Annotation:
A computed fold for a 188-nucleotide RNA, annotated as Group I catalytic intron. Its mean pLDDT, the model's own confidence on a scale to 100, is 77. Rfam family: Group I catalytic intron. About the family: Group I catalytic introns are large self-splicing ribozymes. They catalyse their own excision from mRNA, tRNA and rRNA precursors in a wide range of organisms. The core secondary structure consists of 9 paired regions (P1-P9). A reference for the family is Cech (1990), "Self-splicing of group I introns", Annu Rev Biochem. The family has 12 seed sequences and 5,602 matches in Rfam 15.1. Rfam links the family to the GO term Group I intron splicing.
RNA sequence: CAUCUGAUAUCGCAAUGGGCUGUCCGGUCAGAAACGACCGGAUGAAUCCUAUCAAAUUCGGGGAAGCCUCCAUGGGUGGUAAUCCCGAGCUAAGCCCAAUCACAGGAAUGGGAAAGUGUAGAGACUUGAUGGUAGGGUCCGUCCUUCGCAAGAAGACGGAUAAGGGAAAGUCCAGACUACAAAUCCGG
Numbered sequence: 001c002a003u004c005u006g007a008u009a010u011c012g013c014a015a016u017g018g019g020c021u022g023u024c025c026g027g028u029c030a031g032a033a034a035c036g037a038c039c040g041g042a043u044g045a046a047u048c049c050u051a052u053c054a055a056a057u058u059c060g061g062g063g064a065a066g067c068c069u070c071c072a073u074g075g076g077u078g079g080u081a082a083u084c085c086c087g088a089g090c091u092a093a094g095c096c097c098a099a100u101c102a103c104a105g106g107a108a109u110g111g112g113a114a115a116g117u118g119u120a121g122a123g124a125c126u127u128g129a130u131g132g133u134a135g136g137g138u139c140c141g142u143c144c145u146u147c148g149c150a151a152g153a154a155g156a157c158g159g160a161u162a163a164g165g166g167a168a169a170g171u172c173c174a175g176a177c178u179a180c181a182a183a184u185c186c187g188g
Base pairs, nucleotide, nucleotide: 001017002016003015022043023042024041025040026039027038028037029036048136049135050134051133052132053131058088059087060086061085062084063083066080067079068078070076071075089117090116091115095112096111097110098109100107101106121173123172124171125170126169127168137161138160139159140158141157142156144155145154146153147152
């Protein structure tokens, strides 16, 4: 997220399935190691704090479980759709490079990397997080440097600190809902 059941109805619970994420055990790859990626099995608990940014929000394209419909039904057509992405363009603060103006301070420009937008129910607006950035805490490792007889200590470096934003919390709305009409075999 979907279906089903119950219910006056909505929401929810349970069950079954699709998507996502931890922990433990085993295996493979890679690494000095911690760790990480993938595969399989099992499944209890747990997964930190503060500050800061709010911009772009566009054009085109490739997939998709489940569900609905029709058929010539071991499958296929059409539809819907949780969602997985690609090319181009654009983007706040911060980071890297280049050069300019300043000099108490700083400002704007071009390029680059990451991330975002695209990707809500057609969509508009506000906020800030589970997102970007900066700092801190806790835990783990030692190929390296220094001290040490050694054990080890300090430095430095590396790693971990889940998922939820394909609209999250909200306000709105032409969407949804109701009625009518057209096309359509149907579903839409």